[in-house]
Context: one part of a larger RNA
RNA sequence: UUCUCGUUAAGGAACUCGGCAAAAAAGCGGCCGUAAGUUCGCAAUAAGGCCUUCCGCCAAAAUUUUUUGCGCAAGCAAAAACUUAGGCGGAUGCAGCGAAAGUAUCUCUGGCGACUGUUUAUCAAAAACACAGCUCCCUGCGAACUCGCAAGAGGAUGUAUAGGGGGUGACGCCUGACCGAUGCGAGAAGGUCAAGCUUGGGGGUGAUCUGUAGCAAUAUGGAUUGCUCAUUGAGUUAAGCCCUCGUCAAUGUCAGCAGUAACUAUAACUGUUCUAAGGUAGCGCAAUUCCUUUUCGGGUAAGUUCCGAAGCGCACGAAAGGCGUAACGACUGGAGAACUGUCUCAACUAGAAGCUCG
Numbered sequence: 001u002u003c004u005c006g007u008u009a010a011g012g013a014a015c016u017c018g019g020c021a022a023a024a025a026a027g028c029g030g031c032c033g034u035a036a037g038u039u040c041g042c043a044a045u046a047a048g049g050c051c052u053u054c055c056g057c058c059a060a061a062a063u064u065u066u067u068u069g070c071g072c073a074a075g076c077a078a079a080a081a082c083u084u085a086g087g088c089g090g091a092u093g094c095a096g097c098g099a100a101a102g103u104a105u106c107u108c109u110g111g112c113g114a115c116u117g118u119u120u121a122u123c124a125a126a127a128a129c130a131c132a133g134c135u136c137c138c139u140g141c142g143a144a145c146u147c148g149c150a151a152g153a154g155g156a157u158g159u160a161u162a163g164g165g166g167g168u169g170a171c172g173c174c175u176g177a178c179c180g181a182u183g184c185g186a187g188a189a190g191g192u193c194a195a196g197c198u199u200g201g202g203g204g205u206g207a208u209c210u211g212u213a214g215c216a217a218u219a220u221g222g223a224u225u226g227c228u229c230a231u232u233g234a235g236u237u238a239a240g241c242c243c244u245c246g247u248c249a250a251u252g253u254c255a256g257c258a259g260u261a262a263c264u265a266u267a268a269c270u271g272u273u274c275u276a277a278g279g280u281a282g283c284g285c286a287a288u289u290c291c292u293u294u295u296c297g298g299g300u301a302a303g304u305u306c307c308g309a310a311g312c313g314c315a316c317g318a319a320a321g322g323c324g325u326a327a328c329g330a331c332u333g334g335a336g337a338a339c340u341g342u343c344u345c346a347a348c349u350a351g352a353a354g355c356u357c358g
Stems, first nucleotide, its partner, number of pairs: 001353004006348003010344002014342001019339001029051004037042001039170001053091006061084002064081007092096001105337007112329002117129002133168007145154003171324004176254003181251002183247005190242003196236006202229012255273005282316001283313001294310005
C1' cells in the first nucleotide's frame, strides 16, 4: 500500500449519474388490526401494535379416557382423571423464535408492458419477443402452404367450430375522413400486343413443257411445278398493359392565404386558392417539444429532474392501434420514513499478501 472482516464521537445522503455498497427494521408462530383503489379475485403478511422463558394455582368451556344409572339401541344424566385453549399469582435476565443456520425493509406517486412465461450460451433480461383475445386474407380436400429434379412426404389418419399466412396484443370506452397514386380482387366492349398457323410480293436454286434469234455453240423469253431465305406485307391469335368497378384492422395520405365583434386581444363568422380527402374522438412541452430550465400551480430554505394543469402538437392521433386501467415487474423516473463510514473526515482492532531479515 492492497485485500477480507469488525468497531466508531457529533451529524445522518451533506456522497453520488443514481442511497451503488453497507447498515437497519421485521424474523415461517400466536393474538389484535389493516387505507385508497378494484376486473370484487385482490390490494394484504398492507400499514401498525402486543405476546413468546421458568415455577405454582384455578378451570364451570372443549377433547380423550374410566366408572355408575336409565335405555333394545341411538343416546341422556351424574361422578372422577388427564391435557389444552384460557385466567391469576410469582421468579428471573440487558435480552425468553435468548445460540447457530435460515429468513420480507416499508410508504406515497408517475412512465412502459395487462398478466405467468421467453431472449443476445460468453458485456444487453428489457419498455424487446411471446401470449390469451380481436381482425384481415387464402384454402372444398389429390386443399391451400412447405420440402423435394421426381417419386413422394409433412399439412392430416385432420375437413372451414379445420388448416396456412399477415397485423394488433388481457380487459374497458372506442377505432374518424380519403380509392387520386401503389397493391390486391372482379370485369369484359374497345386500343395495344409474341411465337405459331395461313396467305401474297421479292431474292436464290431445281424440274417439266415450249417460243424467238442462230448452221451450231449459245443468248433471251413464256407457262406449269418444287425447295429455300439472317427479305417484306396481310389475316388470325392468349395472358399482360391501357381501360371500368370494388377494396384502407391493404401500402399509404389526412392544406394554404387574407379579412371580420362597441377598449384591447382573440375570431364563433366571411372570402379565396388548391386537393382523393384536408387530422374526428381522445391525448398533448409527452420514451414524441427545436425554441426550452415554455408558462402557471405543488413539493424544497433553494428543484434543467418530478407531479398537476395550460396548448400555435418545429415534428401526437386512432389495430406500424388511440385513450384509460385493478393485479403483476431482479424494468424505469420522483418523493418520504427507518437506517447507516456513502459522506463531512477520517481513526483503530484482527487476519492475508506485499516489504525486510532468516